[in-house]
RNA sequence: CGAAAUAGCUUAGCUGGUAGAGCAACGCACUCGUAACGCGUAGGUCGUAGGUUCGAUCCCUAUUUUCGGC
Numbered sequence: 001c002g003a004a005a006u007a008g009c010u011u012a013g014c015u016g017g018u019a020g021a022g023c024a025a026c027g028c029a030c031u032c033g034u035a036a037c038g039c040g041u042a043g044g045u046c047g048u049a050g051g052u053u054c055g056a057u058c059c060c061u062a063u064u065u066u067c068g069g070c
Base pairs, nucleotide, nucleotide: 001068002067003066004065005064008023009022010021011020017054025041026040027039028038047063048062049061050060051059
């Protein structure tokens, strides 16, 4: 100096308008039984603190951590 931080894990979110997916977890169904497949449920103060705005994951400032460059 640059990039990143969003569910337990991996991550999406298209110039601001009620946050999604896959895996995992739980329940149901199926099976002699387990797994797989199918259906459903729950799980997020979007790293932290301020600011702008009717409204911020998104814009601005500071700050923490991680990675990379000089």
Transfer RNA from a mouse gut metagenome, 70 nucleotides, folded computationally. Model confidence (mean pLDDT): 82 of 100. It matches the Rfam family "tRNA". Rfam's curators write: Transfer RNA (tRNA) molecules are approximately 80 nucleotides in length.